[in-house]
Context: one part of a larger RNA
RNA sequence: GGAUGAACGCUGGCGGCAUGCUUAACACAUGCAAGUCGAACAUGAAGUGGUGUUUCCAGUGGCGAACGGGUGAGUAACGCGUAAGAACCCUCCCUUGGGAGGGGAACAACAACUGGAAACGGUUGCUAAUACCCCGUAGGCUGAGGAGCAAAAGGAGAAAUCUGCCCAAGGAGGGGCUCGCGUCUAAUUAGCUAGUCGAUGAGGCAAUAGCUUACCAAGGUGAUGAUCAAUAGCUGGUCCGAGAGGAUGAUCAGCCAUACUGGGACUGAGACACGGCCCAGACUCCUACGGGAGGUAGCAGUGGGGAAUUUUCCGCAAUGGGCGAAAGUCUAACGGAGUAAUGCCACAUGGAGGUGUUCUUUUCUCAGAGAAGAAACAAUGACGGUAUCUAAGGAAUAAGCAUUGGCUAACUUUGUGCCAGCAGCCGCGGUAAGACAGAGGAUGCAAGCGUUAUCC
Numbered sequence: 001g002g003a004u005g006a007a008c009g010c011u012g013g014c015g016g017c018a019u020g021c022u023u024a025a026c027a028c029a030u031g032c033a034a035g036u037c038g039a040a041c042a043u044g045a046a047g048u049g050g051u052g053u054u055u056c057c058a059g060u061g062g063c064g065a066a067c068g069g070g071u072g073a074g075u076a077a078c079g080c081g082u083a084a085g086a087a088c089c090c091u092c093c094c095u096u097g098g099g100a101g102g103g104g105a106a107c108a109a110c111a112a113c114u115g116g117a118a119a120c121g122g123u124u125g126c127u128a129a130u131a132c133c134c135c136g137u138a139g140g141c142u143g144a145g146g147a148g149c150a151a152a153a154g155g156a157g158a159a160a161u162c163u164g165c166c167c168a169a170g171g172a173g174g175g176g177c178u179c180g181c182g183u184c185u186a187a188u189u190a191g192c193u194a195g196u197c198g199a200u201g202a203g204g205c206a207a208u209a210g211c212u213u214a215c216c217a218a219g220g221u222g223a224u225g226a227u228c229a230a231u232a233g234c235u236g237g238u239c240c241g242a243g244a245g246g247a248u249g250a251u252c253a254g255c256c257a258u259a260c261u262g263g264g265a266c267u268g269a270g271a272c273a274c275g276g277c278c279c280a281g282a283c284u285c286c287u288a289c290g291g292g293a294g295g296u297a298g299c300a301g302u303g304g305g306g307a308a309u310u311u312u313c314c315g316c317a318a319u320g321g322g323c324g325a326a327a328g329u330c331u332a333a334c335g336g337a338g339u340a341a342u343g344c345c346a347c348a349u350g351g352a353g354g355u356g357u358u359c360u361u362u363u364c365u366c367a368g369a370g371a372a373g374a375a376a377c378a379a380u381g382a383c384g385g386u387a388u389c390u391a392a393g394g395a396a397u398a399a400g401c402a403u404u405g406g407c408u409a410a411c412u413u414u415g416u417g418c419c420a421g422c423a424g425c426c427g428c429g430g431u432a433a434g435a436c437a438g439a440g441g442a443u444g445c446a447a448g449c450g451u452u453a454u455c456c
Stems, first nucleotide, its partner, number of pairs: 001456004006452005013347001015345004019340002021305001026303003030300003035063003040060002044056003070258003079183004084178002088175003093171007101135004110125006140149003154163003185229001191221003196218001198216001200214004233255004237248004260281005283294004311337001313336003319333001320331004350359003364393002367390003373383001400445005405426003411440005421428002
């Protein structure tokens, strides 16, 4: 000198764009953050004088809830980055080729009875389906001689037709796995390792594999730093620097890990699952003491910690996502507003004149007009009567902070008298102090200025 997710002191007009718990992965009151489909299904309810049309809830069923959002505790690792690879899987989407025959038994809802303080149940009876099961069939699989195994569902419409279902092949995209190289400190850490290294058989997985197991062999790794310990999410990037390089990993983007702590599986194409389940633990709450409920590292918000970090706001109008044939619905993602000089950028705090005075209106006040953002009919704007434009009024509403001995731009006076004090370094102050304190002047930067902390 530059920089910061900064903080503190004094001061503070406005706008645009960004950014905002770096500390306790501490504990959390309250509300919301994942639903949707009646064109899968029976019953029921509303409405109607009745039928038809229509609307709606809980339930069965389907899809989604594995995305999106948060955090960085752990991890020195194929975790990440980069370059390759072979033994794999895939819901939805796209393309292509085939297929959908026959039958059956239930369970919710519902009704009756009944247990419990509650959470939540129990028994009996009835019922539908794109829910479940059986038989038949198959250009698939195993195997190749034969043989064996495994499918399907309908719905809407007057119809045309559309949509859904099953099998196979391919695509797109996504994921799992292996491997070369790179990836911080310490030798005052020198040896480490028994499923350990390898072979065979068996099991297991979507797949390779000591992944698991039985037996056999005794290997494997290490001064090119193993092992142990300490620290740490990694990267694109960011800051400094002419570069080499050093430091760093907030916001945004990719990957990984994680969801009160530890463990486990279920469902499913996909999880060993933040707002699912089970077990154990700590903590909190309810209880009729028998038993139950909970998990903000989602968005707001509270307490606590701290030098320190915002609203319990508006809207689905846009973009995107889930479901749906669609209308639509849900969306604390997102779009916005609010808050903080936290940062960057821009503007203003007036101009002229020797004096009386005069000029202008960016900003300000008030009044009027008033968007784009909406996506080739129409409709649809939270922001917002916002941005912007026009008229009127009146200099009106708007300057501070630090420094002033040298480094380093800027000096006098008064007070004090090695006192009070200053100070980044040198140093200053003991009676004329340009160095302390006040005042006046000056210098620097400016809605900021200075200090502190950290990096280059």
Small-subunit ribosomal RNA, 5' domain from Phragmites australis, 456 nucleotides, folded computationally.
The RNAcentral record of the full RNA draws on SILVA.
Lineage of the source: Eukaryota > Euphyllophyta > Petrosaviidae > Poales > Phragmites.
Its Rfam family is "Bacterial small subunit ribosomal RNA". Its family is annotated with ribosome and structural constituent of ribosome in the Gene Ontology.